[in-house]
Context: one part of a larger RNA
RNA sequence: CGUAGGAAGUUUGAGAGGACCUGACCUUAGUACGAGAGGACCGGGUUGGACGUACCGCUGGUGUACCGGUUGUGGUGCCAACUGCACCGCCGGGUAGCUAAGUACGGUCGAGAUAAGCGCUGAAAGCAUCUAAGCACGAAACUCACCUCAAGAUGAGACUUCCAUAUAAGGGUCGUCAUAGACGAUGACGUCGAUAGGCUACAGGUGUAAAGACAGUAAUGUCAAAGCCGAGUAGUACUAAUUACCCAACAUC
Repeated sequence: CGUAGGAAGUUUGAGAGGACCUGACCUUAGUACGAGAGGACCGGGUUGGACGUACCGCUGGUGUACCGGUUGUGGUGCCAACUGCACCGCCGGGUAGCUAAGUACGGUCGAGAUAAGCGCUGAAAGCAUCUAAGCACGAAACUCACCUCAAGAUGAGACUUCCAUAUAAGGGUCGUCAUAGACGAUGACGUCGAUAGGCUACAGGUGUAAAGACAGUAAUGUCAAAGCCGAGUAGUACUAAUUACCCAACAUC
């Protein structure tokens, strides 16, 4: 921009893509078969491999704005306490998120029409013949079935609802943001409000802060499950989402 009025939501599916894998064991059954040795089809069940999709409750990884320990050196006048730099200085842990080595699930069943092939009936050709007429089977391949996209499918489809006596329905600008993200876009919210921050509570992490008091000659211990804390879950309008503006109709009926 189009889809001959403008919108919001829900859809059909022409068409396109994805997937399609496979082992072992148990049983049927030491049966059928076979002199024996050996040893099934068909059917039922169990459990794997690789591959794929999704997820983070579990096991782990990462987690340079979390906590702690510690070395050297500089600084805050000194002690103590903090703090800069040294690969995040090094080391021990670790929330959210992201992840695999973790967890869950998938390939099935079935239908249609067939290939090679196996047949029925059956003439030409009094016989025979699966074929010439006719009919029935038959594969991981084909068409469906399973999953995803999909009406620019210009062949532009369908359904529901809304709107228009003058700025309508609706959309956007702007702002707070994230389950979204390069930017657009998408999604949530904008006081009729929990959208983000703050605060409070909790979860979770670290591992028992400083100061002081007490005990001990002292190291140290106790008060202390302490203190601190990024992303988590709730609650709470304290802060910021203010005010406002723009686009959008007689084309259709």
Source information:
A computed fold for a 253-nucleotide part of an RNA from a Cyclobacteriaceae bacterium, annotated as large-subunit ribosomal RNA, domain VI. The RNAcentral record of the full RNA draws on ENA. Model confidence (mean pLDDT): 87 of 100.